[in-house]
Molecule: c-di-GMP-I riboswitch aptamer
Organism: Solirubrobacter pauli
RNA sequence: AGGUGUCAAGGGCAAAUCAUCCGCGAGGGUGAGGCGCAAAGCCAUCGGGGCUCCAGCGGAUCUGGAGCCGGCCGGGCUGCCACU
Numbered sequence: 001a002g003g004u005g006u007c008a009a010g011g012g013c014a015a016a017u018c019a020u021c022c023g024c025g026a027g028g029g030u031g032a033g034g035c036g037c038a039a040a041g042c043c044a045u046c047g048g049g050g051c052u053c054c055a056g057c058g059g060a061u062c063u064g065g066a067g068c069c070g071g072c073c074g075g076g077c078u079g080c081c082a083c084u
Base pairs, nucleotide, nucleotide: 002084003083004082005081012037013036017032018031019030020029021028022027035071041077042076043075046074047073048072049069050068051067052066053065054064055063056062
């Protein structure tokens, strides 16, 4: 440097739900909580997918615009421990 996550140690993160605040909304912040996670660390200006709002339209499952989700998947960058 590469591969793997069966075992161990020290730890880390934090789903639903509840409270509160922000947002038209999808959702987000903080606290409680703990389902799970070996990248559940970062990237939404890497691609796909899902979702929201607005507009177009006779109408729409379509088109355009603005957004949300990294705990939906792939990809990129970085990283602890153990084993090899």